[in-house]
RNA sequence: UGAGAAGCUCAGGUAAUCGCUGGUUCUCCAGAGGGAACGAGAGGAAAGUCCGGGCUCCGCAGGGCAGGAUGCUCCCUAACGGGGAGUGGGGGCGACCCUAAGGAAAGUGCCACAGAAAAAAGACUACCUUGCGGCUUUGGCCACAGGGAAAAGGUGAAAAGGUGAGGUAAGAGCUCACCAGUUUUCCGGGUGACCGGAAAAGCUUGGUAAACCCCAUCCGGAGCAAGACCAAAUAGGAAGGCGUUUAAGGGCGGCCCGUCCAGGGCCUUCGGGUUGGUUGCUUGAGGCAGGAGGCAACUCCUGCCCUAGAUGAAUGAUUACCGCCCCGCAAGGGGAGACAGAACCCGGCUUAUGAGUUUCUCACUUU
Numbered sequence: 001u002g003a004g005a006a007g008c009u010c011a012g013g014u015a016a017u018c019g020c021u022g023g024u025u026c027u028c029c030a031g032a033g034g035g036a037a038c039g040a041g042a043g044g045a046a047a048g049u050c051c052g053g054g055c056u057c058c059g060c061a062g063g064g065c066a067g068g069a070u071g072c073u074c075c076c077u078a079a080c081g082g083g084g085a086g087u088g089g090g091g092g093c094g095a096c097c098c099u100a101a102g103g104a105a106a107g108u109g110c111c112a113c114a115g116a117a118a119a120a121a122g123a124c125u126a127c128c129u130u131g132c133g134g135c136u137u138u139g140g141c142c143a144c145a146g147g148g149a150a151a152a153g154g155u156g157a158a159a160a161g162g163u164g165a166g167g168u169a170a171g172a173g174c175u176c177a178c179c180a181g182u183u184u185u186c187c188g189g190g191u192g193a194c195c196g197g198a199a200a201a202g203c204u205u206g207g208u209a210a211a212c213c214c215c216a217u218c219c220g221g222a223g224c225a226a227g228a229c230c231a232a233a234u235a236g237g238a239a240g241g242c243g244u245u246u247a248a249g250g251g252c253g254g255c256c257c258g259u260c261c262a263g264g265g266c267c268u269u270c271g272g273g274u275u276g277g278u279u280g281c282u283u284g285a286g287g288c289a290g291g292a293g294g295c296a297a298c299u300c301c302u303g304c305c306c307u308a309g310a311u312g313a314a315u316g317a318u319u320a321c322c323g324c325c326c327c328g329c330a331a332g333g334g335g336a337g338a339c340a341g342a343a344c345c346c347g348g349c350u351u352a353u354g355a356g357u358u359u360c361u362c363a364c365u366u367u
Base pairs, nucleotide, nucleotide: 001363002362003361004360005359006358007357008356009355010354012322013321014320015319016318017317018316020041021040023038024037025036026035027034028033043339047350048349050348051347052346053345054344055223056222057221058220067219068218069217070216071215072086073085074084075083076082087101088099089098090097091096102214103213107212108211109208110207111206124153125152127148128147129146130145131144133142134141135140161179162178163177164176165175166174180204182201183200184199185198186197187196188195189194227279228278229277230276237270238269239268240267241266242265244263249261250260251259252258286305287304288303289302290301291300292299293298324335325334326333327332
């Protein structure tokens, strides 16, 4: 100088003026309400709503089915599918990065094309051999039918452990040596995943579970539009009272009068519920600083602080100076802020995005 790897920090500052949303105090007013002063007012992701928890309501003796999620180990945590530290595997020269990493001899399925055969299985060619027939230069060759054999060829992403020797009619873990792998047992190290080593067995059983499935662990449902409270008009419901028509009805044996009930009307009260309002609502697994433990995530102790709470939904605009960038010797001039806007709260993950900075790696060059 170039190319990379892993982190960390910040998200302009101050002042004035004019506005917006809450709070406290004072004040004007009969009240509704108004005014003044002071102080507060978005983020690292407030986002996606993908996980987990608090909180609320419903349900619930206990258990199971179904469904969903997770899947190496230890630890952290309120909890997690999150995080930390590791193990195994893979990638990179390296700093470092990735990893959905249980089970394929529980069962089922699939493995395109090619190929004889894609799995308790396989004979197309070539090889060996038997029978029969034909030809013959008597060495054999050819055709048909059968048997042996996984060694050779060829196909494929993948072909039944690899190499060599023995062996055989030809062959084959058929036998042996070495190597790889599996299982079992033992020794040493580690909390553990696992690592290092030794012995034996059988010769060795394809791949695929982000295919069904099996195993283990966890999960009751809905969500602040949860939930609680106050409460208007209209309609409808219940109770009581007043008065009215016999227009219709029932009881007082039949009829009339009367009376009671009932019906329609008016008034009062009660309860449910809609609109509306209050609450839930921001003091909380809280933040900052120091100390202690731990590799770390994280935990504990002490001290200090209170830091948005809106609801057709506030958090804005302008100016000046400083800060940043560019031009210029200077005076001075010019320019710019990315992604994005809380809605019950919190812990994570993921995604979007602008600057600054630290440590480390590799290559080249110079001294």
Predicted 3D model of a 367-nucleotide RNA (Bacterial RNase P class A) from a Deltaproteobacteria bacterium.
The gene name in the source record is rnpB.
Lineage of the source: Bacteria > Pseudomonadati > Myxococcota > Myxococcia.
The sequence is in RNAcentral, with records from ENA.
Rfam family: Bacterial RNase P class A. By type it is a ribozyme.